A computed fold for a 364-nucleotide RNA from Desulfobacca acetoxidans, annotated as Bacterial RNase P class A. The sequence was found by an Rfam model in a public genome assembly. Taxonomically the source falls in Desulfobacca (Bacteria, Thermodesulfobacteriota, Desulfobaccales, Desulfobaccaceae).

[in-house]
């Protein structure tokens, strides 16, 4: 220098002057409330965004148990919870810093692995090699044996060498390698390391059905609460009135509670106000613990609540980027992108600056 990985922060700032929302003082009429007026303070994120996941919170409703449904899947920690973080474990990628994993079980059973190949759950013989007979004397035909050697495939049942065989084959053997056992050791644990026995060699997929183990009510701010207001039930069927119809926020069952009317079907009437709205598992500061995620006391602030949707224009100056110029300085621009009940993750988009580490090139 130049590719690449991991992290950390910012996300324009000040001033005026005009106008917007929220809160807090004063003031003017007032019986309040509102409504006008001046002061002062405060007003969109790092992703508000996707609605992918966890809650808080409201309601059913005083809500048990179980069956199905649904979740998640190493392991230890954190968390208010999680599919999240944070560390190891085991695999897989990449020279490498790193990075990814749907990571429990294939020996309960069922089901698939196209197409090609002889033969893809216990399996096979198309080319071949042998061995005997026959024989037109050609490896043509017959039988037997064979899976070391071609070949087809993603994948063909361990790998190398040696003996042995009529050929060959774990048929023996010796070293590896899986697998299973057994025993030692290290770690809370996943797991890892040593040895020892055994010739057993025993595919892939469960992001197919399944098994197993752990967890799980259900709906959602259009959740609810008050509060004004309007209306039409001579409707019509079914079941019942304690011998129990019916309700009771996902389906099914048991239980339990309520119950004198309930249920579908037609048909009318409101759909307006006020609240839930923002003090929060909240931030920020250093201090103790922890390898870290993270907790713990202690000191700081208060940091948007619109209501058809508020934060906006103008102007100067300064900051950061890009162009040009010797230089003064001039011209441009400034990504992504807007809360709506809140919070904690994850996924996406996207400028700018700092830093770790890694590789390759070149120079000293």
């Nucleotide at each position: 220098g130049g590719c690449g990985u991991c992290g950390g922060u910012c996300a324009g700032a000040u001033g005026a002057u005009c106008g917007c929302c929220g809160g807090u003082c004063g003031g003017u009429a007032u019986c309040c409330a509102g409504a006008c007026c001046g002061g002062c303070c405060g007003g969109a994120g790092g992703a508000a965004a996707g609605u992918c996941c966890g809650g808080g919170c409201u309601c059913c409703a005083c809500a048990g148990g179980g069956c199905a449904g649904g979740g998640u899947g190493c392991u230890g920690g954190g968390u208010a919870a999680u599919a999240c973080c944070c560390a190891g474990u085991g695999g897989g990628g990449g020279c490498g810093a790193c990075c990814c994993c749907a990571a429990g079980g294939a020996a309960a059973g069922u089901g698939c692995c196209a197409c090609a190949g002889a033969a893809a759950c216990c399996a096979g013989a198309c080319c071949g090699c042998c061995g005997u007979g026959g024989u037109u004397c050609g490896c043509c035909c017959a039988c037997g044996g064979u899976a070391a050697g071609g070949g087809u495939g993603a994948a063909a049942g361990g790998g190398u060498g040696a003996g042995g065989u009529a050929a060959g084959a774990g048929c023996u053997c010796a070293c590896c390698a899986g697998u299973g056992u057994c025993g030692g050791u290290g770690g809370c644990g996943a797991c890892g390391c040593c040895g020892g026995c055994a010739g057993c060699u025993u595919g892939g997929a469960a992001a197919a059905c399944c098994c197993c183990a752990c967890c799980u009510g259900g709906a959602g701010c259009a959740a609810g609460a008050c509060c004004a207001a309007a209306u039409a039930g001579a409707g019509g069927a079914g079941c019942g009135c304690c011998u129990g119809a019916g309700a009771g926020u996902g389906g099914c069952c048991c239980g339990c509670u309520c119950g004198a009317g309930c249920u579908c079907c037609c048909g009318g009437g409101u759909a307006g106000g006020u609240c839930g709205c923002u003090u929060g598992a909240g931030c920020c500061c250093g201090c103790g613990g922890g390898a870290a995620a993270c907790c713990g006391a202690g000191g700081g602030c208060c940091c948007a609540g619109a209501g058809g949707a508020a934060u906006g224009a103008u102007c100067a100056u300064c900051a950061c980027c890009g162009g040009a110029g010797a230089u003064a300085u001039c011209c441009g621009g400034c990504a992504c992108a807007g809360a709506a009940c809140c919070c904690g993750g994850c996924u996406u988009a996207u400028g700018g600056c700092c830093g770790g580490c890694g590789c390759c090139g070149u120079u000293u």